Overview: A computed fold for a 1380-nucleotide RNA from a metagenome, annotated as small-subunit ribosomal RNA. The coordinates come from a structure-prediction model, not an experiment, and the mean pLDDT is 85.
């Protein structure tokens, strides 16, 4: 000391929330021992039982039992009376009470006081009574009555009496005051009790007075809760004056007089509360609290009243009353645990019907002594706080078990076992310190003149409930460890288990199949005889901010002004001393707490001293500042005079423009109105225009981020009246500045009454628009909009910024005014108003920034998470709508500012694309093919799903292929690999038999291999057998993953380093203004640079050259042939393949910023990237693949694996998507003729020949290839035929009959050949591709393949066009920018 939670990520506001310390605590899970503390906080509910005040025979009479005695008699004194002291202490509770309390500081000149001290003085003579007690009665009791007779420190009468007390006078002193002291004179009143004792002026008691100590009573001041949704309250009320009444003042009481008194500094009401000391907590300042303890105060079954007493309205007194309860003989009694103990209730809860007076204390007593539930001990409870123990030391490259592993080891863990050792506590057994000092008695000595009395002192003896420290023996590690956590906060993690289930959570939030968050186990961390958890308090919350906060957008400025209380308040001088400041004094009770000493072994406790106790009082000073008096100034603020802008206000008149509606005139079909319509309106004459009337409203141009007002607001003109600012000059005077309440103003809409109504127009109606459309459009139209009188009190009444004053850098404009200069343009300077920018400085930023959001001062308003709600209630105003005041229940973890990055918009701006437009051709209809859904099915394996799945894995599904597809048979260390134990020398291979569908099973033969040898034989490795390890899965999770692809993207982006700027996110560079296909280049620029992306570099085409010429070529020479580069020869050509050339805005001209670069031209085979491929940033889509491959974790292991046999993956009402052929004549057919390029070819291409109409055979040459072969390219060209027709179009579809491949074409190939001859006549919404050697057409070849369902797929070259130079639109992308 903070952290955690709002975002994609910043700041910043703001609330939950957690770590801290507490508790009279309770609950869970534990649980050895001791010290010391605490323990009915709820029901001031109710209580059975006991016990808690008694005491005094040295006050009084009387006197039982008993005891001594033959008796008399003595002794002895219980219980009860009288009587005196205490019973008001102590002991419990906290109900009421918000002030009569309580805390503090005074007052009492307005008061008391037994018992105790201390001084002065007394104490004298008389009297009648009365319980007791005796007799006699009366009630169940409880208790009481009537006679009789006693006693006293009881009780009365006299005396004597002061310094007492009254009265009355005279001095002092005092004081506002016959006010209160004081000291004298006089006059009146009022006292007593005795006891011990041989003896009392002496001891112990009584009486008066006087101080004293402690206690008390009464008063004054300040301090001491909520609630204004309580604003007024009060009649003994305030106050006089008599008088009564207390111990005392006092309306305490009463008569009687006056009309006071409290109150926004909160009366009265209501709710709630003991109060303090101190205690928790806190850095303080607070805050919360008032249980032990310790002071006051109240209470004492509820209520009310006296008595008695020195004191009580009296906790275990008394008296009425009530409620409960109990006894009753029904008449009438009795009781109060909020004393100690114990009891039911209620409750989350709170003990023992204990011992003792031994200590300490209090009562009575001369005193011994009694009493004592005060108090001192025990019990019980881990409730707290302290404190001890539960062992100590040694002891493995480290057991066992568990648990994790990457299988190597790790880790529990020196931890245990095992060896040495001690002996706290705890259990026995003994002894035993201390708490005990007194007092009494008895003998004694010393003071007090005397003494029965006090003091000091010696020796004996006498007092422990209860507790038991230390210390001896004995035993023997023996008897004693747990709770909670471990996702982050916050200290400590792995495995299973579970699968959004079960749970967990204080907040964030964990669980949906890899869960360090649930449950468990191991292990670790925290504390430890405790640990957590709930409940509360403070704290952290600076989160109610005095210390110590805010209100432009986060909650928060009142819609404005005038003003009251109140709050502050200009420059001097004197003076005063309230505030302030200092210094001295009183007080602040003990205890606590701190500090220091000291006692229990330490500690907790406990003792002693010390500090310290904010706080008040009293004095004595000081005068600076504020208060207060007084007495000056003129700058604040008012006021005069001159002057000046102005929609400032109110009222009256009054003026034209337009509208509308009527009346006429013209005119003669439509007009209006919309994206486009319609409703409306017009031949009964609109619309359009001309002239006339009337009516209401509103005030065009000036008109301006101009101007006036306080704010709402103010806009034609002219009168009239009025407010207020601003300039220049004077006069006096601090009169000031804010402003709770009050008072006025207060847009628009609403409201009452009368008016008025041309426009417009909620509300309605009616046409549209839409899926609807109670709207946006459009026809109509009432209220209302105007006026007048009066309500209503709101609003994004906003600058979302109260008000004054004063300071603090500037620059530009615009209004209203002064002064100065001037060359008449202007220029200087000053005062006030409005406005742009921006220093410094503040802000979270944005922004603000002499009109402050800045620096400060003084008053008002205001807020305190979101949401419930500005609602509910009360209250109050309003005619009414409704305004103002203004809650909580409950809910949630955020709501929110500001500013950042991307994205997104049916927002802008700029620029790209076959994106549209232009154009050619599909494609959606038809038939087939082929994939995909869907349905079938024993199965019709699996995957791909908008673009970017659907002729996609799959470049070949009849068996194989192929799969957990399906039926069915079989197999189990296996089809495949690795090790390793045993057999074993005939087993394996090989060959043959049965069986079987086939795999499989079952059996027969037959033989081997290395190396060592003594030749008997051993022995080892392949392999076979058998076993154990394991093999194996195209099983599951592409959301656990690597790898590889698809996509956006034919796109021009995507970062980084250094500087900068920003609190930060982040910006800057990447923006701008040209340019480009390109973030391509160029130029500004807080940027400089760089990298990945483009671009270049590679390939492969277009021109040329060199160089090489075989299998390629043949011009020119020569052979030879029916022909043919066949052949010699040749490098010229073409062509091959190596090398190189060649293009680069370079030239030239115009644009362009003297750039980059665009246009245009020239050379060139080729021109501004030359055309094509290869090449694909940073990332998106938990995009695709777990079945190419790899691989985690899960399932399976006589199976999800392995083999075999059929079958299926080809299944058809259907539906989509990709192609083929096609509807013909730019065709279709037949003959004929020409011209490619790239490929492939030995399990092969296969020439020629022959056979077959053909597929195709049969024969067989060549050729691992520029040499053979496949191979005919086709369209084209020429030419015949066909004549628009379901055709010589168009082939689907069946029949037969062949052909090939294959172990085998039935499901299920393919091809011929004859025959058959559907649909179909260009194709609906919608949709595809393509911009040139491109689109169209046309063929030709390859892979995969035993052969094929290829019209796909990858290549190839033949022929070969239209269009468009645009960017409004759709689609998709790129840069910039985007508000309360």
């Nucleotide at each position: 000391a903070g952290a955690g939670u709002u975002u994609g990520a910043u700041u910043c506001u703001g609330g939950c929330u957690c770590a801290g310390a507490a508790u009279g605590a309770a609950c869970g899970u534990u649980g050895g021992c001791g010290g010391c503390g605490u323990g009915g906080a709820u029901u001031a509910g109710g209580c059975a039982u006991g016990c808690a005040a008694g005491u005094c025979g040295a006050g009084g009479g009387a006197g039982a039992a008993c005891c001594c005695g033959c008796a008399a008699g003595g002794g002895g004194g219980a219980c009860a009376c009288c009587g005196g002291c205490g019973a008001a202490c102590g002991g419990g509770g906290u109900a009421g009470g918000a002030a009569u309390a309580c805390g503090u500081a005074g007052g009492u000149a307005a008061c008391g006081u037994a018992c105790c001290c201390u001084c002065a003085g007394g104490a004298c003579g008389g009297g009648g009574a009365u319980a007791g007690c005796c007799a006699c009665g009366g009630g169940a009791a409880a208790c009481u009555g009537u006679g009789g007779g006693u006693a006293a420190u009881a009780c009365c009468c006299g005396a004597u009496g002061a310094u007492c007390u009254g009265g009355u006078u005279c001095g002092g002193a005092u004081u506002g005051a016959u006010u209160u002291c004081u000291g004298g004179a006089u006059c009146a009143g009022c006292a007593a009790a005795g006891g011990u004792g041989a003896g009392a002026u002496u001891c112990c008691a009584c009486c008066u007075g006087a101080g004293g100590a402690g206690c008390g009573g009464c008063u004054u001041a300040c301090g001491c809760g909520a609630u204004a949704u309580u604003a007024g309250c009060u009649u003994g009320u305030u106050g006089g004056u008599g008088a009564g009444g207390u111990a005392a003042c006092g309306g305490c009481u009463c008569a009687c007089c006056a009309a006071g008194g409290c109150u926004g500094c909160g009366a009265u009401a209501u709710c709630u509360a003991g109060g303090g000391g101190g205690u928790g907590u806190g850095a303080g300042a607070g805050c919360a609290u008032c249980g032990c303890c310790c002071c006051c105060a109240c209470c004492a079954c509820u209520g009310g009243g006296a008595c008695u007493g020195a004191g009580a309205u009296a906790c275990u007194g008394c008296c009425c009353a009530g409620a409960c309860a109990c006894c009753u003989a029904c008449g009438g009694g009795u009781g109060g645990c909020u004393g100690c103990a114990g009891u039911c209730g209620a409750g989350a809860a709170u003990c023992u019907u204990c011992g003792g007076c031994a200590a300490u204390g209090g009562g009575c007593g001369a005193a011994a002594g009694c009493c004592u539930g005060a108090c001192c001990g025990a019990g019980c409870g881990a409730c707290g706080c302290c404190g001890c123990g539960u062992g100590c030391g040694g002891g493995a490259c480290g057991a066992a078990g568990g648990c994790c592993u990457u299988c190597g080891g790790g880790u529990u863990g020196u931890a245990a076992a095992c060896c040495g050792c001690u002996g706290u506590c705890g259990g026995g057994a003994g002894g035993g310190a201390u708490g005990a000092a007194g007092u009494g008695c008895a003998c004694g000595g010393g003071g007090g003149c005397u003494a029965u009395c006090c003091c000091c002192u010696g020796u004996g003896u006498u007092u422990g409930a209860c507790a038991g420290a230390g210390c001896u023996c004995c035993g023997g590690a023996g008897g004693a460890a747990g709770c909670a956590c471990g996702g982050g906060c916050u200290a400590a993690g792995u495995u299973c288990g579970u699968g959004c289930c079960a749970g967990c959570a204080g907040c964030c939030g964990c669980g949906g199949u890899a869960a360090u968050a649930c449950g468990a186990a191991c292990u670790g961390u925290g504390c430890g005889a405790a640990c957590g958890u709930u409940a509360u308090u403070c704290g952290g919350a600076a989160u109610c901010a005095c210390u110590g906060g805010g209100c432009u957008u986060a909650a928060a400025g009142g819609g404005u002004g005038c003003g009251u209380a109140g709050g502050c308040g200009g420059c001097g001088c004197u003076g005063u001393a309230a505030g302030u400041c200092a210094g001295g004094u009183g007080u602040g009770a003990a205890a606590u707490c701190c500090c220091c000493c000291g006692g229990c072994u330490c500690a907790a406790c406990c003792g002693g001293g010390g500090a310290a106790u904010g706080g008040c009082g009293c004095u004595u000073g000081a005068a600076a500042c504020u208060g207060c008096a007084g007495u000056g100034c003129u700058u604040g603020a008012g006021u005069g005079a001159g002057g000046u802008a102005g929609g400032g206000g109110u009222g009256c008149a009054u003026g034209g423009a337009a509208c509308u509606u009527c009346c006429g005139g013209u005119g003669g079909a439509g007009c209006g109105g919309u994206g486009a319509a319609a409703u409306g309106u017009g031949u009964a004459g609109a619309u359009a225009u001309c002239g006339g009337a009337a009516g209401g409203a509103a005030c065009g141009c000036c008109g301006g981020c101009g101007g006036c007002g306080a704010a709402a607001g103010c806009g034609g003109u002219g009168c009239a009246c009025u407010g207020g600012g601003c300039c220049u000059u004077g006069u006096c005077u601090a009169c000031g500045c804010u402003g709770a309440g009050g008072c006025a103003c207060g847009a628009a809409a609403g409201c009452u009454a009368g008016g008025g109504u041309a426009g417009c127009g909620a509300a309605c109606g009616g046409g549209a628009u839409u899926a609807g459309a109670u709207a946006c459009c459009c026809c109509g139209g009432u209220a209302g909009u105007c006026c007048u009188a009066g309500c209503c009190g709101u609003a994004a009444a906003c600058a979302c910024u109260g008000a004054g004053c004063a300071c603090u850098g500037g620059a530009g404009c615009g209004g209203a005014g002064g002064g100065g200069u001037u060359u008449c343009g202007g220029c200087c300077u000053u005062u006030c108003c409005g406005c742009u920018c921006g220093c410094a400085g503040c802000g979270a930023a944005a922004g603000c920034g002499u009109u402050a959001a800045g620096u400060g001062c003084u008053c008002c308003g205001c807020c305190u998470g979101g949401g419930g709600a500005g609602u509910a209630u009360g209250g109050u105003c309003g005619c009414a709508a409704g305004g103002c005041u203004g809650a909580a229940a409950c809910u949630c973890a955020a709501a929110g500012a500001a500013a950042u990055u991307g994205a997104c918009g049916g927002g802008g701006g700029c620029u790209c694309a076959c994106a549209c437009a232009a154009g050619c051709g599909g494609u959606g209809g038809a038939g087939c093919a082929u994939g995909u859904g869907g349905c079938u099915u024993a199965a019709u394996u699996c995957g791909a799903g908008g673009c970017a799945a659907c002729g996609c894995g799959a470049a070949g599904a009849a068996c194989c292929u192929u799969a957990u597809c399906c039926u069915g048979g079989a197999u189990u260390u296996g089809a495949c690999a690795u090790g390793u134990g045993c057999g074993g020398a005939u087993u394996a291979a090989c060959u043959c038999u049965c069986u079987g569908a086939a795999a499989g099973g079952a059996g027969a033969g037959c033989c081997a291999c290395g190396c060592c040898u003594u030749c008997g034989g051993g022995u080892g490795g392949a392999a076979c057998g058998u076993g154990c390890a394991c093999a194996g899965g195209u099983g599951c999770u592409g959301c656990a993953u690597g790898g590889c692809u698809g996509u956006c993207g034919c796109c021009a982006g995507c970062u980084c380093g250094u500087g900068u700027c920003g609190u930060g996110a982040g910006a800057u560079g990447u923006c701008g203004c040209g340019u480009u296909a390109a973030g391509u280049c160029g130029c500004u620029a807080a940027a400089c640079g760089a990298g990945c992306g483009u671009a270049a570099c590679c390939c492969c085409u277009a021109u040329c050259c060199u160089u090489a010429g075989u299998u390629g070529c043949c011009a020119g020479c020569a052979c030879g042939u029916u022909a043919u580069g066949g052949u010699g020869g040749g490098g010229a050509c073409u062509c091959u393949a190596a090398g190189g050339a060649g293009a680069c805005c370079g030239c030239c001209g115009g644009c362009g910023u003297c750039a980059a670069g665009c246009c245009g031209g020239a050379g060139g085979a080729a021109g501004g990237c030359g055309g094509g491929g290869a090449u694909g940033a940073c990332g998106u889509c938990a995009a695709g693949u777990c079945c190419u491959c790899a691989u985690g974790g899960c399932c399976u292991u006589u199976a999800u694996g392995u083999c075999c046999a059929g079958g299926g993956c080809u299944g058809c009402a259907c539906a989509c998507g990709u192609g083929c052929u096609a509807c013909a004549a730019u065709g279709g057919u037949g003959c004929g003729u020409a011209c490619a390029g790239a490929g492939g070819g030995a399990c092969g291409c296969u020439a020629a020949g022959c056979c077959g109409c053909g597929a195709g055979g049969c024969c067989a040459a060549g050729c691992a290839a520029a040499u053979c072969c496949c191979a005919a390219a086709a369209a084209g060209c020429g030419u015949g035929c066909c004549c628009c027709a379901g055709u010589u179009c168009g082939g689907a579809u069946u029949g037969c009959a062949g052909g090939c491949u294959g172990c085998a074409a039935c499901u299920c190939g393919c091809c011929u050949g004859c025959a058959u001859g559907a649909a179909g006549c260009c194709g609906g919404a919608a949709u595809c591709g393509c911009u040139a050697g491109u689109a169209a057409u046309c063929g030709c070849c390859g892979g995969u393949c035993a052969g094929c369902a290829a019209u796909a797929c990858g290549g190839c070259g033949g022929u070969g066009a239209a269009u468009g130079u645009g960017u409004u639109c759709c689609u998709g992308a790129g840069c910039c920018u985007u508000a309360g």